The part of an RNA shown here (large-subunit ribosomal RNA, domain VI) has 242 nucleotides and comes from a Minisyncoccota bacterium.
The source organism's lineage runs through Bacteria, Bacillati and Minisyncoccota.
Its Rfam family is "Bacterial large subunit ribosomal RNA". Its family is annotated with ribosome and structural constituent of ribosome in the Gene Ontology.
Its mean pLDDT, the model's own confidence on a scale to 100, is 88.
[in-house]
Context: one part of a larger RNA
RNA sequence: CGUUGAAAUUUGAGGGGGGUUGUCUCUAGUACGAGAGGACCGAGAUGAACGAACCUCUGGUCUGCCAGCUGUUCUGCCAAGAGCAGCGCUGGGUAGCUAUGUUCGGUGCCGAUAAGUACUGAAAGCAUAUAAGUACGAAACGGGCCCCAAGAUUAGAUUUCUUAGACUCCUUGUAGAUUACGAGGUUGAUAGGGCUUAGGUGUACGCACCGCGAGGUGCUCAGCCAAGAGCUACUAAACAGU
Numbered sequence: 001c002g003u004u005g006a007a008a009u010u011u012g013a014g015g016g017g018g019g020u021u022g023u024c025u026c027u028a029g030u031a032c033g034a035g036a037g038g039a040c041c042g043a044g045a046u047g048a049a050c051g052a053a054c055c056u057c058u059g060g061u062c063u064g065c066c067a068g069c070u071g072u073u074c075u076g077c078c079a080a081g082a083g084c085a086g087c088g089c090u091g092g093g094u095a096g097c098u099a100u101g102u103u104c105g106g107u108g109c110c111g112a113u114a115a116g117u118a119c120u121g122a123a124a125g126c127a128u129a130u131a132a133g134u135a136c137g138a139a140a141c142g143g144g145c146c147c148c149a150a151g152a153u154u155a156g157a158u159u160u161c162u163u164a165g166a167c168u169c170c171u172u173g174u175a176g177a178u179u180a181c182g183a184g185g186u187u188g189a190u191a192g193g194g195c196u197u198a199g200g201u202g203u204a205c206g207c208a209c210c211g212c213g214a215g216g217u218g219c220u221c222a223g224c225c226a227a228g229a230g231c232u233a234c235u236a237a238a239c240a241g242u
Stems, first nucleotide, its partner, number of pairs: 001151001005161006014148004020048007032037001050105005058099004065092005070085006109143003116136004166242003169185005190236003193232005199225003206219005
């Protein structure tokens, strides 16, 4: 830009993905075989590799979380802290991201076939799977499973609305380089803040008591806290414009 208003839901021409396989058990120590050995067919279990999704578990990471520790500068000093030293070092660690973690997948089935196996059967009184006719047969082919898909210019269909609807702008994240996409814009929980809470760290500061002291005990499962959850209009999504 087109599809001759818009929004939502769709059909599927067409295209892409996937398709792997081992071992064990039962059937059955059966058929077969002198024995040794040892099945077809069928039924089930459990793996490997590969793939997809996810973070409940096991772990990793977690540079705006918590604690411990060292040196130094500063906050007048003690105490307590802040800056710097690879996040200063060390021990842990939420959300998120993640695999080595978890869940799931390949199957089965149908159609038409290949090599091949057949039935009926003439030409050619026989024979012959073929000439007419008929039936089987593979991880290959076409469906079936998953994804995209009406620029499928043959531009489809259905429902609803008809000053409808969309955009700019703003708060933003399950999205993201920008854009796009999604959630919202006061008739509001969209983000921040506040409260509660999950979870993390591990018992703060200060004071009291005990000890000559280093230190210990009590208040104290405390104090602090990022991204998680719920609640709450306190702040910002004003007014307005195309």